[in-house]
RNA sequence: UCGUGCUAGGCGGGGAGGUAGCGGUGCCCUGUACCUGCAAACCGCUAGAGCAGGGCUUAAACCCGUCCUUGAGGCUGCUUUUUGGAAGUAGGAUUACAGUUUUUGAAAGGUUGAAGGCUGGGUCCUGCGGAGUCUCACUUUUGUGAACCCCGUGAGGCCCGGGAGGGAGCAGCGGUAAGCAAGAGAGAGGCUGUCGCGGGGUAGCCUAGCUGGACUUUCAGACUGUAAACACCGCUUCGAAAAAGUAAGUCGAAAGGACGGUGCACGA
Numbered sequence: 001u002c003g004u005g006c007u008a009g010g011c012g013g014g015g016a017g018g019u020a021g022c023g024g025u026g027c028c029c030u031g032u033a034c035c036u037g038c039a040a041a042c043c044g045c046u047a048g049a050g051c052a053g054g055g056c057u058u059a060a061a062c063c064c065g066u067c068c069u070u071g072a073g074g075c076u077g078c079u080u081u082u083u084g085g086a087a088g089u090a091g092g093a094u095u096a097c098a099g100u101u102u103u104u105g106a107a108a109g110g111u112u113g114a115a116g117g118c119u120g121g122g123u124c125c126u127g128c129g130g131a132g133u134c135u136c137a138c139u140u141u142u143g144u145g146a147a148c149c150c151c152g153u154g155a156g157g158c159c160c161g162g163g164a165g166g167g168a169g170c171a172g173c174g175g176u177a178a179g180c181a182a183g184a185g186a187g188a189g190g191c192u193g194u195c196g197c198g199g200g201g202u203a204g205c206c207u208a209g210c211u212g213g214a215c216u217u218u219c220a221g222a223c224u225g226u227a228a229a230c231a232c233c234g235c236u237u238c239g240a241a242a243a244a245g246u247a248a249g250u251c252g253a254a255a256g257g258a259c260g261g262u263g264c265a266c267g268a
Stems, first nucleotide, its partner, number of pairs: 001268006009057003012030004020046005034054005063261008073251004077246007085238005091233002094228008104220006116211008124200006131192006138185007150175004158167003
């Protein structure tokens, strides 16, 4: 160096997720890469970190390592936009109140006299008088008013008597007491106001007179201020989702290049 037979190795890898951690099943990327069984409330393991069984290939173009260039894709971060959420904010719009504007608009009143000013009266309070009404007790008038136990009279009947005569007395009639009803009188108290007189008060309102000499009132509009309210538009903050971008970070399949590393037996 060549041949034969074997062995280590190889027959895919990566990302996120999950896990104490590793690998796998499932998802995604790469792109072609043996078969069977297991598995998300999961399966198998423990830093030598899938297990079990079978098959193919083989020490190099093919297995292993280091370095350089490029690099799919994932994850994280950052920026912007959009959507919807929570909390806040009174900027806009809204509502209420006050003021200004008196023409910006409308209506009404006004030279048959507006606003304003002065005076009187009323409305308000109070004293007195008077009126009405209600209540109370008093006086008085009329009527009524007792089966008997009030008065008078007292038919009939009753009693006494020889008689004359006498007696008690029911009903009826007449009257009366308390009581009851009505009226009148004078008194006290309460209440009322289309009453009179006096005093007080008079902010506002009504009314009359005088003055004054052209505005006044209402509604709306505009503006200003104050307050309320987060239902609407906006603004601020917080956190969420989606999309786009990213001279950031991280992992990184794969491709290209350079340099190295790795056996055993027998025979020639």